[in-house]
């Protein structure tokens, strides 16, 4: 240089055109003599950047950045 995979709340991951969700964690409350467990609720993401297509983009196209792998 070329090819492939990936980038989505603090962490790990879903979501293949129509208002972005799950588990864990965090915070508050309940329960308990108390802690853990369990139950309820809340906060936290403009989906790596920019441009394009579309009525509408996390999703499709182009380009750039970063990570992993393969090849030479």
């Nucleotide at each position: 240089c070329g090819c492939g995979g990936g980038g989505u709340g603090g962490a790990g991951c879903a979501g293949u055109g129509g208002u972005a969700g799950c588990u864990c964690g965090u915070u508050g409350g309940g329960c308990u003599c108390a802690u853990a467990a369990c139950c309820c609720a809340a906060a936290g993401g403009c989906c790596g950047g920019a441009g394009g297509u579309u009525c509408g983009a996390u999703c499709c196209c182009u380009u750039c950045c970063c990570c992993c792998g393969c090849u030479a």
The RNA shown here (transfer RNA) has 72 nucleotides and comes from a Bacteroidaceae bacterium. NCBI's taxonomy places the organism under Bacteria, Pseudomonadati, Bacteroidota, Bacteroidia, Bacteroidaceae. Its mean pLDDT, the model's own confidence on a scale to 100, is 83. Its Rfam family is "tRNA". The family's RNA type in Rfam is transfer RNA.